Predicted 3D model of a 350-nucleotide part of an RNA (large-subunit ribosomal RNA, domain IV) from a Kiritimatiellia bacterium.
The coordinates come from a structure-prediction model, not an experiment, and the mean pLDDT is 82.
Lineage of the source: Bacteria > Pseudomonadati > Kiritimatiellota > Kiritimatiellia.
RNAcentral holds the full RNA, with entries from ENA.
Context: one part of a larger RNA
């Protein structure tokens, strides 16, 4: 030097990515308790006092003689016991003197909540959740497993069951059906096998020819125009809490600036409400305000949204959280800056 503990002058987060770690706080009784709120909470909010021993005073409770009663009920002196209140006094740094035993507050993000998870680096803002919505399913249900038999669904029956998305609650949930998907429609177009089958080719009994060769019926065979021919696709309509998408340029007001206004191009339609440098903002430590002596973080605004936006939900929100971020009080060896002590481990000698 190392490990586990203990103590520490003055200061008190100056340490550090970050108060990580370690202190502080603490039980019980009494007083007292804000914003906000879904009226339940928040809340043990916060904050303050008491706590040991002796004596005194007053009141109370218990027990009991006794009274009372048919028996209970009921009443109840002294004494004894209990503990409450008030007063006086005592000792100590300290009175739950040990042990056990919350630090508190303010503001914001995310997720409503209790729960679940990467057995062995992640407990979370991820998953789930009640609630909400869409969609399928009429029972031999849909759907899932199985080659099948069969089983689950369910000894259930649309207030049921399956799937998908969202995720308490409050307020809301805009435009677009052009593309993709799904649903519906069946007039027309296209379209398979199959059916009917014009026509054509091959073969050859036969006929012609001196020959080479030519023609060639029936049958068999290879093809085959045309007609008929379902779903699907095309076509038509619907559908967004279906997959998704939600513009550009130019000009214009009596300072300037800006543009309520106008023009034009394109589109299926051009982002509504709300929110906004945000878990989203590149430029960026944007600008202004607050907090600090000093603040790339934080809080409140602005809006120029590189590239928010409405159930891939939007915006709020009490309560909750080993969640993330910022601030304050208290507190401390985290630090200025280190010291000492106890035990241990290691090493050397014996």
């Nucleotide at each position: 030097a190392c490990c586990u503990c203990g103590u520490u002058a003055a200061g008190g987060a100056a340490c550090u990515c970050g108060g990580c770690a370690a202190u502080c706080u603490a039980g019980c009784c009494c007083c007292g308790u804000a914003a906000c709120u879904u009226c339940g909470g928040a809340a043990g909010a916060a904050g303050g006092g008491g706590u040991c021993c002796u004596c005194c005073a007053a009141g109370g409770g218990g027990u009991c003689a006794u009274c009372g009663u048919a028996a209970c009920a009921g009443a109840g002196a002294a004494g004894c016991c209990c503990g409450c209140u008030g007063g006086a006094g005592g000792c100590g740094c300290a009175g739950u003197g040990a042990a056990a035993g919350a630090g508190c507050u303010c503001a914001g993000g995310c997720g409503a909540c209790u729960g679940u998870u990467u057995a062995u680096c992640a407990a979370a803002a991820a998953c789930a959740c009640a609630g909400c919505a869409c969609u399928c399913u009429g029972c031999u249900a849909a759907c899932u497993c199985g080659c099948a038999a069969g089983a689950g669904g369910a000894u259930g029956u649309a207030u049921a069951g399956g799937g998908u998305g969202u995720g308490a609650c409050a307020c809301g949930u805009g435009a677009c059906c052009a593309a993709u998907g799904c649903c519906g429609u069946a007039a027309g177009g296209u379209u398979a096998a199959g059916g009917u089958g014009a026509g054509a080719g091959g073969u050859u009994a036969g006929c012609c020819g001196c020959a080479a060769g030519g023609c060639g019926a029936c049958g068999c065979u290879u093809u085959g125009a045309a007609c008929u021919g379902a779903a699907g696709c095309c076509c038509c309509g619907g559908u967004g809490a279906a997959u998704g998408u939600c513009g550009g340029c130019c000009g214009u007001a009596a300072c300037u600036a800006u543009a309520a206004c106008g023009g034009u191009c394109c589109u299926a339609a051009g982002g509504u409400a709300g929110c906004g440098a945000a878990a989203u903002u590149c430029c960026u430590u944007g600008u202004c305000g607050g907090g600090u002596a000093a603040g790339u973080u934080c809080c409140g605004a602005c809006c120029u949204g590189c590239a928010c936006g409405a159930a891939u939900c939007g915006u709020g929100u009490a309560a909750c959280g080993a969640u993330c971020u910022g601030a304050g009080c208290g507190c401390u060896g985290u630090c200025u800056c280190a010291a000492c002590g106890a035990g241990g481990a290691u090493c050397u000698c014996g």